A computed fold for a 1430-nucleotide RNA from a metagenome, annotated as small-subunit ribosomal RNA. Model confidence (mean pLDDT): 84 of 100. Rfam family: Bacterial small subunit ribosomal RNA.
RNA sequence: GACUGGUGAGUAAUAUAUAAGUAACUAACCUUCUUGUGGGGGAUAACCCGGGGAAACCCGGAAUAAUACCGCAUAAGCUCUGAAUACAAAAGUAUUCAGAGGAAAGCCGAAAGGCGCAGGAAGAUAGGCUUAUAUCCCAUCAGGUAGUUGGUAGGGUAAAAGCCUACCAAGCCGAUGACGGGUAGCCGGCCUGAGAGGGUGUACGGCCACACUGGGACUGAGAUAUGGCCCAGACUCCUACGGGAGGCAGCAGUGGGGAAUAUUGCGCAAUGCCCGAAAGGGUGACGCAGCGACGCCGCGUGAAGGAUGAAUUCCUUCGGGAUGUAAACUUCUUUUUUAGAAGACGAAAACCCUGUUUUACAGGGACUGACGGUAUUCUAAGAAUAAGCACCGGCUAACUCCGUGCCAGCAGCCGCGGUAAGACGGAGGGUGCAAGCGUUGUCCGGAUUCACUGGGCGUAAAGCGUGUGUAGGUUGGUUGACGCGUCGGUGGUUAAAUGCCACAGCUUAACUGUGGAAAUGCCAUUGAUACGGUCAAUCUUGAGGACGGUAGAGGGUAGCGGAAUUCUCGGUGUAGCGGUGAAAUGCGUAGAUAUCGGGAGGAACGCCGAUGGCGAAAGCAGCUACCUGGGCCGUUCCUGACACUGAAACACGAAAGCGUGGGGAGCAAACAGGAUUAGAUACCCUGGUAGUCCACGCCUUAAACGAUGGUCACCUGGUGUUGGACCUCUUGUUAGGUUCAGUGCCGUAGCUAACGCGUUAAGUGACCCGCCUGGGAAGUACACUCGCAAGGGUGAAACUCAAAGGAAUUGACGGGGACCCGCACAAGCGGUGGAGUAUGUGGUUUAAUUCGAUGCAACGCGAAGAACCUUACCUGGGCUUGACAUGCUGGUAGUAAAAGCCUGAAAGGGUAAUGAGCCUUACUAUGUAAGGCAGCCAGCACAGGUGCUGCAUGGUUGUCGUCAGCUCGUGUCGUGAGAUGUUGGGUUAAGUCCCGCAACGAGCGCAACCCCUGCCUUUAGUUGCUACUCUAACUUAAUGUUAGAGGCACUCUAAAGGGACUGCUUUCGUAAGAAAGAGGAAGGCGGGGAUGACGUCAAAUCCUCAUGGCCCUUAUGUCCAGGGCGACACACGUACUACAAUGGGUGGUACAGAAGGUUGCAAGACCGCGAGGUGGAGCUAAUCCUUAAAGCCACCCCCAGUUCAGAUUGCAGUCUGCAACUCGACUGCAUGAAGGAGGAAUCGCUAGUAAUCACAGAUCAGCAAGCUGUGGUGAAUACGUUCCCGGGUCCUGUACACACCGCCUGUCACGCCAUGGGAGUCGGGGACACUUGAAGACAGUUGCUUAACCUUCGGGAUGGCGCUGUCCACGGUGGAUUCGAUGACUGGGGCGAAGUCAUAACAAGGUAUCCGUAUCGGAAGGUGCGGAUG
Repeated sequence: GACUGGUGAGUAAUAUAUAAGUAACUAACCUUCUUGUGGGGGAUAACCCGGGGAAACCCGGAAUAAUACCGCAUAAGCUCUGAAUACAAAAGUAUUCAGAGGAAAGCCGAAAGGCGCAGGAAGAUAGGCUUAUAUCCCAUCAGGUAGUUGGUAGGGUAAAAGCCUACCAAGCCGAUGACGGGUAGCCGGCCUGAGAGGGUGUACGGCCACACUGGGACUGAGAUAUGGCCCAGACUCCUACGGGAGGCAGCAGUGGGGAAUAUUGCGCAAUGCCCGAAAGGGUGACGCAGCGACGCCGCGUGAAGGAUGAAUUCCUUCGGGAUGUAAACUUCUUUUUUAGAAGACGAAAACCCUGUUUUACAGGGACUGACGGUAUUCUAAGAAUAAGCACCGGCUAACUCCGUGCCAGCAGCCGCGGUAAGACGGAGGGUGCAAGCGUUGUCCGGAUUCACUGGGCGUAAAGCGUGUGUAGGUUGGUUGACGCGUCGGUGGUUAAAUGCCACAGCUUAACUGUGGAAAUGCCAUUGAUACGGUCAAUCUUGAGGACGGUAGAGGGUAGCGGAAUUCUCGGUGUAGCGGUGAAAUGCGUAGAUAUCGGGAGGAACGCCGAUGGCGAAAGCAGCUACCUGGGCCGUUCCUGACACUGAAACACGAAAGCGUGGGGAGCAAACAGGAUUAGAUACCCUGGUAGUCCACGCCUUAAACGAUGGUCACCUGGUGUUGGACCUCUUGUUAGGUUCAGUGCCGUAGCUAACGCGUUAAGUGACCCGCCUGGGAAGUACACUCGCAAGGGUGAAACUCAAAGGAAUUGACGGGGACCCGCACAAGCGGUGGAGUAUGUGGUUUAAUUCGAUGCAACGCGAAGAACCUUACCUGGGCUUGACAUGCUGGUAGUAAAAGCCUGAAAGGGUAAUGAGCCUUACUAUGUAAGGCAGCCAGCACAGGUGCUGCAUGGUUGUCGUCAGCUCGUGUCGUGAGAUGUUGGGUUAAGUCCCGCAACGAGCGCAACCCCUGCCUUUAGUUGCUACUCUAACUUAAUGUUAGAGGCACUCUAAAGGGACUGCUUUCGUAAGAAAGAGGAAGGCGGGGAUGACGUCAAAUCCUCAUGGCCCUUAUGUCCAGGGCGACACACGUACUACAAUGGGUGGUACAGAAGGUUGCAAGACCGCGAGGUGGAGCUAAUCCUUAAAGCCACCCCCAGUUCAGAUUGCAGUCUGCAACUCGACUGCAUGAAGGAGGAAUCGCUAGUAAUCACAGAUCAGCAAGCUGUGGUGAAUACGUUCCCGGGUCCUGUACACACCGCCUGUCACGCCAUGGGAGUCGGGGACACUUGAAGACAGUUGCUUAACCUUCGGGAUGGCGCUGUCCACGGUGGAUUCGAUGACUGGGGCGAAGUCAUAACAAGGUAUCCGUAUCGGAAGGUGCGGAUG
């Protein structure tokens, strides 16, 4: 060798931090002072000899030295004992005296002297021990402790002490958290934060603990000792199998583990330590280097110029834009780089010499560098060697294209992706940082989101169900004392480093040095005494008491009462009663119900009665008596702070429920039956048991609610009501006023997220208690505890979600309310649904049956007209710059055009007589030549698409709905969403108007303006009209008809005006207006049309058109022929025709309107039975085409499948058209089907309407039962708003907002996940009992042994070994305890795609919901009892 170096396992106090104490202690080395260092003795190692062993090592023999070892002498202020004195409360300390004990070592030097050694005293420094305060989580750890707490005596230590032993006592610790469990080295500091705090303890520094695990001592000043020893254990290694060796949490290094952490380097040159007198030696401490962007700091990757804004790339609106002065290029610089040259500071001491007061310092001299030929400097060369990473939807700075198509993927949160993705991937561009950037993890912040600073609890999470009261907390006025808290001053400490400030040193900085301030704390001392505290005294206002009154369902016990229900007895009486939405079960002719009288029994107490009273709450109600608690009011007196709150504790505590014993009328869980229903374990009905009642004992929970803890004080009011007291007035009941105590309503300030609260606070303050910290899991599990049980109390976690929740707002909705409207119902008329046919759709079929439209709001719809065409579909045949447009390049001259001919189904392909044109220029000028246009050929751009997406769009349209609504500006109200206006009272067809009003105005809608129609006037008068006048012809008994000329009166035509406005009268009304009336052609919007607000339905349409994107490009384009859109078991919609006599047929005869007509409408005439044909007058139209039909007048039919009805079919025709086969319309003759008024259901219509009758037009070659118009004839009914449907306004509820086709609950089934129980199994921890007892220490010792000392020489003393005892580690056994893992099976829970069964909740959710409890049921849940209103 106890330092240095390493590590943090243990440790919650034997530790650490801070401040003290040690009069209870120690010390090798260092310093100072003091004293001494005398004289002897016996051994032993190395070494030598011999031996054993594989080795480690050991044994024997002989010899020798010391500052090693041992006696003796001497010594003090040292130690011990005794005594005295002083101090002190005591323990004790100091001094003096006496006695006893008690030390040493030499070496160097010639010497001086130096270095040592020993005793003692002091210092410095380093420790030991003790005390106070502080130091994590769990109470689902609440009681712990026998050396435990104290004393006496002894032992022990350097030293106090149960530190140890014996005895005595029974203490000691603990809700201010003992004991137990878990976790953890502590601090200076570090990170964060405005701070207070929170987190942390790597590096540097201080302390502690540990050194393979456990135990132990030895040596020593110091250790219970990292590189010492002994023992036990685990592990590793060596071995000759006998036996040995080892401990990197030292520096490197290896293995392992892991996401991850370095070189088996150089040097003692410096700093420091150890040894040494020194020289010097040692030192993986340390100084350096290596590796690592791990961190901090600094520097660079170039600078200036450079626009045709090059090229590439990307975007594009195709014009351009971006990359971008960026590059290229020119000039310059050289930090860095490379090469070469020079080259440090860190070093000055120790050493030697000299000097001086020679411990030391000063001067002089010499030596020493690992880093390192490094830092640094110079020279040369040359832009040369040097940029990445993340991000670009919002938060958050930064945007486009392409790809992908709920895929692939992204994602911190919200969320992106389902064919136009700024969110995925790539690219271009951009943004931010930069030798880094981004991710992940952790901590603090933001988070006043555990709130000391600095939060809350009526409804969001949160007031214990209520009281009594212990500890604790808080506590009235005055006086005095103390000085504990508190405040001030001073002193000590708060290590250094860090942090802050200043200055300084490395080129700067990081880094480092020097100085300063600070170190908020603790201790000591001194001062102050207001406030808090303590002690003492006193006061009356808080609190309490006495006295006098007073109201009350306050509590307990006993007795009494009447009404009603039920039962029972008797009378009267007869067929029903009862019950419901309607019924049935049930009761009744054995006499019910009803009614009268008597009796029994139990339970509950009508009116009074009330937002009234009492009680702490739960709760309390007939009357009387007794016992008893509390409150309030009034007046004086008494006590003198006795007060408030209240953890724990204790008491009370609705209903249900439990135990024992009674009682049982009514009611009534369960249960039974009847209904209802898809079912009905319910709601309804008939019965009915526990229970409900009483006594005693449990239970202890409720929406136990005012969802609001208790006490005290303060802060505008109004109005009721209950109980007192006082004043005034009144004869009096009473009325008015003041005040105290309760109990309600409305409201000021204030508060509140809002709703609301508001002297009874949820306002403003004080004190105390309880409770909360996202939703679910869950008030569950485990543990403990209470209970007879049911269950109660305390009370988590894993996992999972991004919400759950409150209040209010706007909508929407309601099997909510109020009001109003509409052919909505009702009242009527006629239909549809049945038949046949037409037409559209679905379905099916097909090569194709092209596509679209699909509740109302698709289905005679797009289509105002599919034989070809249309046509988009199918089959087949063709074309490829194309059927169509524009441009460019090149070529071509009998070019463009083109009869005819060949082929073909046509398209197309081939051939070809003939044969041009326009513009400019020149010339020989009727023409020719050149060039160009047009054409053709080849090629390039492009064309083309009824291909996709109406969920990318424009435009257009439907619908709610011609419903009366939808909004805005300013103002006002509200934190806000929003409200008001726009609601209200009236009125209207109307948000139409009037009145009122925090609103005042305005806009889009309504109405009006426009068109048609109904009356009148004016103007105009042909093709219209003809009253009137004239003429002519024909004609009659009279006359009439026709034509012409006048005429424009009338009709009409078509232009312009007028007219109707509640204007007038009456009644009602404020008015708006309503009702009646007059006049009027028309009367209250005269009738009809056009006109469609904000918006809804991702409504419809890409196939009208337009258009983004995608797709096709010898085809998804284009041309042609044929076919298809026309199919046909069926189903549906919309129509037509009928079923007949209000009809059918035949004949005669009357009256419209609107519209169209030259590729047209077409008359008379002739032909045909007819469709129609021939022919063509007239008409470019108030002129011509141009005759309406039902009706009316006659006759026939006579109720039938007919003289109804007309489908179907046959034959013969007509017309259109290239063409009527698939597939047109019409005509004639013949045929003559179903159908006899249409089930459930359903549609239209309120007046010139329904019904009925015909006419015209568009489309169109032809084709109309459809559509759009037109006129003729022409009704019935409306009491009324209960109901169905739709709509509007207001109020209301809401858990809906994709808005009720909403939301949502539970079982069951399936998958995944975590978790509780579980026969057990396995393992860990710490105790306990018994056992074992290594090494060692202590004690004993009769065995063996023993140089120094003593000796009477025998021996003794002493030591060692051995043995014994005590203590004790590891180990063994045992039963408990606690924690963890696992476990067949089992319990619930969570999450999952569009599963199953119901529909419990949200609206009155269709039985109001919810709470507690009991019971029943597949499930939500139902029911009983009591309670809440949310």
The RNAcentral record of the sequence draws on SILVA.